SAM riboswitch aptamer (S box leader) from an Anaerolineae bacterium, 123 nucleotides, folded computationally. Its mean pLDDT, the model's own confidence on a scale to 100, is 82. Lineage of the source: Bacteria > Bacillati > Chloroflexota > Anaerolineae.
RNA sequence: CGCUCAUCAAGAGGGGUGGAGGGACCUGGCCCCGUGAAGCCCCGGCAACCUGACGGUCACGCCUUUGGCGUCCGCUCUGGUGCCAAUUCCGGCAGGCGACCGGGAGCGCCUGAAAGAUGAGGU
Repeated sequence: CGCUCAUCAAGAGGGGUGGAGGGACCUGGCCCCGUGAAGCCCCGGCAACCUGACGGUCACGCCUUUGGCGUCCGCUCUGGUGCCAAUUCCGGCAGGCGACCGGGAGCGCCUGAAAGAUGAGGU
C1' cells in the first nucleotide's frame, strides 16, 4: 500500500508524563474519561502470525539406515511484530427465519458481504 491469504465472541496489570478528549472513517446509538481522555516513556502481562533452537517416531515419507533429511505436532524456549474496556462496543448493505388468516411497518435472530485491524507473503 485500491495486492494475495489467514484470523478477529477468548485472553492480558501498574506507574510516570500529559491535560481533554476517546471508542478506525461517515452516520444512528450506546459507552469510557478531571476518581484524569488521546499521545509519549518505564516495568509487567496476553498469545494471533512468523524466525531460530530444542523435543516428539505408539506421527508420515525418503535415504547413503544402530542414524540422517524433509514434512507434521509441541499444554517448550527465544526473538520479530501485535495486543492488554465493552463481539471489530452494537446497527447502517444483501439474503433468510420469526409470534391467529393475508398484507404492511417495527422489533428480534441467523447467514453472507462491505469496511477496518493484525500477521505472513508480495509490490